[in-house]
RNA sequence: UGCAACCCCACGGAAGAGACCGCUGGGCCGUGUUCUUGAACAUGAUCCGGCGGCGCCGAAGGAGAAACCGCCCUCGGAAACUCUCAGGCAAAAGGACCGCGGGGUGAUA
Numbered sequence: 001u002g003c004a005a006c007c008c009c010a011c012g013g014a015a016g017a018g019a020c021c022g023c024u025g026g027g028c029c030g031u032g033u034u035c036u037u038g039a040a041c042a043u044g045a046u047c048c049g050g051c052g053g054c055g056c057c058g059a060a061g062g063a064g065a066a067a068c069c070g071c072c073c074u075c076g077g078a079a080a081c082u083c084u085c086a087g088g089c090a091a092a093a094g095g096a097c098c099g100c101g102g103g104g105u106g107a108u109a
Stems, first nucleotide, its partner, number of pairs: 006104004011099003018054001020053008029044007055089003061085001062083003068077003
């Protein structure tokens, strides 16, 4: 000086699975009743949130007694596999991974 590997940031792409059921709170609109004529109650639709239940998904994270690798073992590492604790199942958000740009570090040479 600076390749690989690793880390951070920005941009683009990025799947799967119930807009499920019940209860409840708030906002808005319609209808009816009462009466003190603009309030209360009931009911219907819609939007947002909370709680509970069942079903489902795997690509944040996590875990594995695990395909595989090191080693030959009772050990170590460990996936896009497995499990679903967490997370998610309209949109939005998130999202492993891929591409590209910038920065950091940088063994070996």
Molecule: Glycine riboswitch aptamer
Organism: Rhodospirillaceae bacterium